[in-house]
RNA sequence: GAGUUUGAUCUUGGCUCAGAAUGAACGUUGGCGGCGUGGAUUAGGCAUGCAAGUCGAGCGGAAAGGCCCCGCACAUAAAUUGCACUGACGAAGUUCGAUCGGUUGGAUCGAGCUGUUAGUGUGAUUUAUGUGCGGGGUACUCGAGCGGCGAAAGGGAGAGCAACGCGUGGAUUACCUACCCCUUGGUUCGGGAUAGCUGUGGGAAACUGCAGGUAAUACUGAAUAACGUCUACGGACCAAAGGUGUGACUCCGCCGAGGGAGGGGUCCGCGUCCUAUUAGCUUGUUGGUGGGGUAACGGCCUACCAAGGCAACGAUGGGUACCGGGUGUGAGAGCAUGGCCCGGCUCACUGGGACUGAGACACUGCCCAGACACCUACGGGUGGCUGCAGUCGAGAAUCUUCGGCAAUGGGCGCAAGCCCGACCGAGCGACGCCGCGUGCGGGAUGAAGGCCUUCGGGUUGUAAACCGCUGUCAGAGGGGAUGAAAUGCCGGAGGGCUAUCCCUCCAGUUUGACAUAUCCUCAAAGGAAGUACGGGCUAAGUUCGUGCCAGCAGCCGCGGUAAGACGAACCGUACAAACGUUAUUCGGAAUUACUGGGCUUAAAGGGUGCGUAGGCGGCUUGGCAAGUUGGGUGUGAAACCCCUCGGCUCAACCGAGGAAGUGCGCCCAAAACUGCCAGACUUGAGGGAGACAGAGGUGAGUGGAACUUAGGGUGGAGCGGUGAAAUGCGUUGAUAUCCUAAGGAACACCAGUGGCGAAAGCGACUCACUGGGUCUCUUCUGACGCUGAGGCACGAAAGCUAGGGUAGCGAACGGGAUUAGAUACCCCGGUAGUCCUAGCUGUAAACGAUGAGCACUGGGUCGGAGAGCCCUCCAUAGCUUUCCGGCCGAAGCGAAAGUGUUAAGUGCUCCGCCUGGGGAGUAUGGUCGCAAGGCUGAAACUCAAAGGAAUUGACGGGGGCUCACACAAGCGGUGGAGGAUGUGGCUUAAUUCGAGGCUACGCGAAGAACCUUAUCCUGGUCUUGACAUGCACGGAUUAACCCUAUGAAAGUAGGGCCACGCCCUUCGGGGUGGAACGUGCACAGGUGCUGCAUGGCUGUCGUCAGCUCGUGUCGUGAGAUGUCGGGUUAAGUCCCUUAACGAGCGAAACCCUUGUCCUUAGUUGCCAGCGGAUCAUGCCGGGGACUCUAGGGAGACUGCCGGUGUUAAACCGGAGGAAGGUGGGGAUGACGUCAAGUCCUCAUGGCCUUUAUGGCCAGGGCUGCACACGUCCUACAAUGGCACGCACAAAGGGCCGCAAACUCGCGAGAGUAAGCUAAUCCCAAAAAACGCGCCCUAGUUCGGAUUGCAGGCUGCAAUUCGCCUGCAUGAAGCCGGAAUCGCUAGUAAUCGCGGGUCAGCAUACCGCGGUGAAUGUGUUCCUGAGCCUUGUACACACCGCCCGUCAAGCCACGAAAGUGGGGGGCAUCCGAAGUCGCCGAGGUAACCGUUCACGCGGGACCAAGCGCCGAAGAUGAACU
Repeated sequence: GAGUUUGAUCUUGGCUCAGAAUGAACGUUGGCGGCGUGGAUUAGGCAUGCAAGUCGAGCGGAAAGGCCCCGCACAUAAAUUGCACUGACGAAGUUCGAUCGGUUGGAUCGAGCUGUUAGUGUGAUUUAUGUGCGGGGUACUCGAGCGGCGAAAGGGAGAGCAACGCGUGGAUUACCUACCCCUUGGUUCGGGAUAGCUGUGGGAAACUGCAGGUAAUACUGAAUAACGUCUACGGACCAAAGGUGUGACUCCGCCGAGGGAGGGGUCCGCGUCCUAUUAGCUUGUUGGUGGGGUAACGGCCUACCAAGGCAACGAUGGGUACCGGGUGUGAGAGCAUGGCCCGGCUCACUGGGACUGAGACACUGCCCAGACACCUACGGGUGGCUGCAGUCGAGAAUCUUCGGCAAUGGGCGCAAGCCCGACCGAGCGACGCCGCGUGCGGGAUGAAGGCCUUCGGGUUGUAAACCGCUGUCAGAGGGGAUGAAAUGCCGGAGGGCUAUCCCUCCAGUUUGACAUAUCCUCAAAGGAAGUACGGGCUAAGUUCGUGCCAGCAGCCGCGGUAAGACGAACCGUACAAACGUUAUUCGGAAUUACUGGGCUUAAAGGGUGCGUAGGCGGCUUGGCAAGUUGGGUGUGAAACCCCUCGGCUCAACCGAGGAAGUGCGCCCAAAACUGCCAGACUUGAGGGAGACAGAGGUGAGUGGAACUUAGGGUGGAGCGGUGAAAUGCGUUGAUAUCCUAAGGAACACCAGUGGCGAAAGCGACUCACUGGGUCUCUUCUGACGCUGAGGCACGAAAGCUAGGGUAGCGAACGGGAUUAGAUACCCCGGUAGUCCUAGCUGUAAACGAUGAGCACUGGGUCGGAGAGCCCUCCAUAGCUUUCCGGCCGAAGCGAAAGUGUUAAGUGCUCCGCCUGGGGAGUAUGGUCGCAAGGCUGAAACUCAAAGGAAUUGACGGGGGCUCACACAAGCGGUGGAGGAUGUGGCUUAAUUCGAGGCUACGCGAAGAACCUUAUCCUGGUCUUGACAUGCACGGAUUAACCCUAUGAAAGUAGGGCCACGCCCUUCGGGGUGGAACGUGCACAGGUGCUGCAUGGCUGUCGUCAGCUCGUGUCGUGAGAUGUCGGGUUAAGUCCCUUAACGAGCGAAACCCUUGUCCUUAGUUGCCAGCGGAUCAUGCCGGGGACUCUAGGGAGACUGCCGGUGUUAAACCGGAGGAAGGUGGGGAUGACGUCAAGUCCUCAUGGCCUUUAUGGCCAGGGCUGCACACGUCCUACAAUGGCACGCACAAAGGGCCGCAAACUCGCGAGAGUAAGCUAAUCCCAAAAAACGCGCCCUAGUUCGGAUUGCAGGCUGCAAUUCGCCUGCAUGAAGCCGGAAUCGCUAGUAAUCGCGGGUCAGCAUACCGCGGUGAAUGUGUUCCUGAGCCUUGUACACACCGCCCGUCAAGCCACGAAAGUGGGGGGCAUCCGAAGUCGCCGAGGUAACCGUUCACGCGGGACCAAGCGCCGAAGAUGAACU
């Protein structure tokens, strides 16, 4: 800022929304990167791994590994060599055999041996290597151990804690501090053990016993001793350790002392949530003294003494919660919050405890108890993820059992280095913030598709396709900076006096877990958009589906057949790798109001006073400096926020500097104001004196009227009471009346928006006591004042307790009425009570719905109590002034109504109270009360409102005025009968549909036998159709016409006949076209639905007088005014008044008709006069006089007179007039109301239907009949009926017609037929009336229903189902219950006539005339209407709204016999570990004494024991 209370308005007030944010979660979706962030729930349980070690330059050492040496064994390799076997060789030798040549000789071949050589096997020796075993050494290194330092940090969590815990500022002469720095001094001489180890036991294990022996920077004695400590001021007391190295005053260490830095302990001021439905708490409690204890003060502990201490400025108790820097939001002030990061605190399975140490009462140390879990050999043991990962559980929900010490930082170490789940990195999660991308340019046949459409088109939309271009991110490949610099190592140089130590420089060398910026190349628009919303708030709408269903919804609210709100589609809007939802916080909310609200009526003034604490306080002087103001200074950590600059391409993020940090402390200054101290003052306040008014209070007494009762008298039937009655009283004498007496209560007139009182309240008179007030004087005190949480007192009526009293009245109760009932109103009675005394209660619409006090701010008027002035005096009048009580009103205020010196105005001070409605002034707790009940006083749950004031309507068994056949006064009806007709109901195959109070029901329908007629029913039948338009195709005989068959018809099937225009023509014909036909497609058709989607038309209020507008004015506004008021009218008609002035739609008038007259015109009308003709008739000539017809005009206007009235409007009476106050009648119907009626007159949106809900046809139905209602007709008779005679209308209709006359028929009618397209002819007779006759009161000579027979007419047709005629029949009915309708004059009533519809059918409807009344001149009542006013919680508007009870079920809260559990305390018992104390008969290396020595003795000390305290446990009674 908006939405939401109302018909509308203003206001109060709550609810809701738009914003920002989050350690988030959920839904849908999901390209990349950077930086952050991630167990908020069960401080629930945890498998597994890791998270604290290091130092060998403190020590004894050496198990494993390494290295060295030795020995043994084995294996392998190499070399040498022996033997055996096998092969090869032929320069040699030799043996055997075979073959050739054969004379010998020779040659060749084969085999063997010797030799040479090679291979294989085997043996021996040497060497090397490896393995194993054993021994020794070394210290590269090192398990375990002694010792030192660290482990109290870092890391996690927020359970507890409302506290000096935290924050801020101080204090510490009341303290400590390892490592580090500076200064100073010292580091001498000794001693005894012990682990490891060895040996040997126990035990499943964990672990542990005994014996022996060993080292130190472990332990310890002595010396030394000040700048240390203590002190009685004399003095006394206190230490140490070595290591490295060839080598130490020098390097690393050690000891004493002082100082520093940093860290810590303790104390104090101030600040730090809710609750009073927690008001009292406390015994080591508060203080003191002595002692103990601590690093240190201290009840910290103890003994004794005193009796204190805290608390309304909230103690004590309960609930909740780590605190801060900050964070979110907000303009700020605030509000909410305390995750990540930083500081502090606290915790470490739960509870208790100490030890060690500089530091702990110790997260990964110890002891005890408990719960839980695990191991076990059952004897006993072990464990603690709120470290990093991970797991289970619970939950809407929160990650990897990752890498590395490369950087930063920490521990140890001389160092190298080792260790570090701190940390640095990576992983997972859109959880958050930030950045980038998903392309860019062109491209209209505005493609296709989608959606919509008024069918023309529009939109999606330059969007796509297509063409061209680019290359971020992602992908592939390849380069490559940085996080790394120090340290270390090696070499060199220089400096520090010498130095092993330190510093500087140069060159070389070493170290990256992880991350990759960025660049180049490649290819390709290629891999990358969703989510929510679209009724208003709130940017963005259409169609379809659905039909109070399904669903939506933050609030209002959508959905019941045309949903911009549901679902879908298309389109659009918003944001965008996200978008929504949920939860929570702040904001908007000035809706807790400090900034910055209120209290008459909306929530809210205590019923009233006195008064405590507190808050606030007149004028003046001086001082102080607490508040206040100014300046300076310290602090206000860093981070964060803000500003400036800088670094990552930008940003997020990060770095640097500045500012800020509103606070607190200290110092200086000022002294106006507040405060404090001291002094003065008089105007606030109080006192004094003199007057005055009063239902002020309390007590006692007195009085009269009335009433009731009692007694007596008179009297004699009723009284009383009510709307009317009855109960009641009364002949046992009432009521009435008179006298007397008694009793109780209340005090007429006076009496008055008069008086008094704090309020409640106070009313006859007198007296006594007593409170307050006002006026005058201005004499005294000197701020003594105002308000007032708690507290105390008073406090109507009713009620309670005790005792009296009781006439009247009178809850309860009884009776009588009223009423559907009447636990009421009315009547007759009547108890408590009302009265008094003494107490209690403590509330009221205790109200002016308005707290008290002070001051200021225009007036007018009235009343009460005083005083003064003027008038020479007195008294009035007048004027001034003080106090009190009212009315009207200026400004202002107020949402308005209103208020307005008696403020609800303007200010100050103090108190009380409010924060949506209901639940509820209820429950519970507390407290008061005898009780009734009072005071204090919630929540759950539920609603979106509940309210205030005013406005317009509507309504009222509210008021005033007025009107209408509204009533009354009359006349005639309806309701009873029969019939007609409509409706309901019933019935039916169907009885088509609509209309439903008035305002449906003789209505749509001005006329259903067929037709009409319909989704009415039964049956038959057609499907481009009965009807319209268009397209395509076919085809030239189909159609039309005629005929046949079938059929109930429609229809179906078939036959015959046969065209027209144009062109060509061989004259045979051919082509083509339109109509028409057939087929097909679009479509036709629908009395199908929705009158609640509509138009049009209509009804009704109502021919009622109303309904509005412009401008102006008033009001914040809705609205008002005008339009009200006084008159008047039929009227918002007119007049007057008037912040209104005008105007419009209505009313009226204009229009039609009728009533009088005039004029014009006379045909079909008329016929006075003239003429003709006839038995007769305007029949004819003619006429316009009259009637009449139909054109025009006149006339009526309250114009004239009188009266009334306002001199007006107008009304009353009169004259004149045919007509008089709108002359009669009609048409004409304002803004609107009833979602009134009609989709079946017509038109029309949407929906439905399409071989049917369409079309055609036949028959039936709409007429059906136990019944009910409406509207009518005819009657019931004599004012009549019947018969006869006879007279007078108006308005209409007529060619598919009216029909005369004539003839026939009793008649309906028929036959024939003149005339008439009409002022000409016809319908056509008017009827009642009148005259005369009959009937004689009866179911009739009334009445005519019903039925039978015979006819007539219309029509294709008369059975369902027409009308008429004649004859016969002759029903109900003798005037109608409750109730109800019409009508005010040519009306009612009564009588007939005509017309429309129509073939025929009229008791209906629409018209016409004839005869022709009665009553009323009023507005009490019924109904309806208009205006003004009033009340209202109604606005769908009284047929409104709304209250209470109630079945079952459900929700929430309370109570309840009882039952289960939690929490914090209290008391008693038991009492672990442990500190402290006592004891210490047991044990005991160092020290002391002694002994030659072993040893012995002593002893600090220790175990055990005891005591105090003490966790857990047990029990008990209470609380919650």
Background: Small-subunit ribosomal RNA from an uncultured Planctomycetota bacterium, 1520 nucleotides, folded computationally. The RNAcentral record of the sequence draws on ENA and SILVA. The coordinates come from a structure-prediction model, not an experiment, and the mean pLDDT is 82.